[in-house]
Bacterial RNase P class A from a Pseudomonadota bacterium, 371 nucleotides, folded computationally. Rfam family: Bacterial RNase P class A. By type it is a ribozyme. Rfam links the family to the GO terms ribonuclease P activity, tRNA processing and dimeric ribonuclease P complex. The coordinates come from a structure-prediction model, not an experiment, and the mean pLDDT is 77. Lineage of the source: Bacteria > Pseudomonadati > Pseudomonadota.
RNA sequence: GGAGUCGACAAGGCAAUCGCUGUAGCGCAAGACGUUGCAGAGGAAAGUCCGGGCUCCUUCGGACAGGGCGCCAGGUAACGCCUGGAGGGCGCGAGCCCAUGGAAAGUGCCACAGAAAAUAUACCGCCGGAACUGGUCUUCGGACCCUGCCCGGUAAGGGUGAAAAGGUGCGGUAAGAGCGCACCGCGCGACUGGUAACAGUUCGCGGCACGGCAAACCCCGCCUGGAGCAAGACCAAAUAGGGGAGCAGCAGAGAGUCUGCACCGCCGGUUCCGAGCGGGCUCCCGGGUAGGUCGCUAGAGGCAGUCGGUGACGGCUGUCCCAGAUGAAUGAUUGCUCUCGACAGAACCCGGCUUACUGUCGGCUCCGACU
Repeated sequence: GGAGUCGACAAGGCAAUCGCUGUAGCGCAAGACGUUGCAGAGGAAAGUCCGGGCUCCUUCGGACAGGGCGCCAGGUAACGCCUGGAGGGCGCGAGCCCAUGGAAAGUGCCACAGAAAAUAUACCGCCGGAACUGGUCUUCGGACCCUGCCCGGUAAGGGUGAAAAGGUGCGGUAAGAGCGCACCGCGCGACUGGUAACAGUUCGCGGCACGGCAAACCCCGCCUGGAGCAAGACCAAAUAGGGGAGCAGCAGAGAGUCUGCACCGCCGGUUCCGAGCGGGCUCCCGGGUAGGUCGCUAGAGGCAGUCGGUGACGGCUGUCCCAGAUGAAUGAUUGCUCUCGACAGAACCCGGCUUACUGUCGGCUCCGACU
């Protein structure tokens, strides 16, 4: 000097004039008015993808279904999040990534190529046998050699493919093959270390299940009511206590009607069971509600210091109050300055993840040159 990687902070600043929203005080008979003070969009406010707080469903329990997660240990209110570790992969490296339980419970798939794609085979090849024909020899009985087709053995070599019955070497064989042996790999067990996932220059047994895919169905373990601030509560006001049709079991009481049984319905999966609750049932036509207040911001809160922890984070002390709009509030003008400013506006709140994107600063890694 260049390239890369990880992290932190910021998101123009200062001043003046006018304007907007909330809140407190004062003035005003009161007021939507005046005046003074204080405060007023983000790290992602985006996506609406997760988790909760809160509100309601008259609801509650169980079974099943549906959905979610999936290595281990922690953090957290909780999570599909975060932290640390184990295993695997990428990178020279700093670092980065991971739908990471089970393929010996079962089912299924692996195109094309290839002989054959999982109790899976023989295309080329290798080895053995051998009739006819041919050749040589012959003591004329026959012997030997070659031999396409034919019979038998083989999966070591070659080919195809992402992947082909574990790898290397030695022995053995007619030629081969864990066929046998050594080492490695694999499986099981013990021992050691670690809370554990796992690991091992450890030991023993076994020739050994013959691949991959579960982000295929499935099996196993754990978790799980639903809807959502347009939730919901209150006040005021208005309309039409509207019109029509059909059905309505049994028993008791004199009728109206009441009671009991039966029946029907009620769970934001209701399929099933139990509890509990409600009720005459079904269909058609038509009308009103466009208002206001609350919910609405003091919190699983922010900041600083300190202690514990590898860390996420937690404890203690002190301090601060930091938007609550509702057709939707922070805008306009001027001056100076600067690292010349990207992506982009709260709507009940909070913790995450994902996506968009600018500048400054710092740590670490690699490459090159000079001293």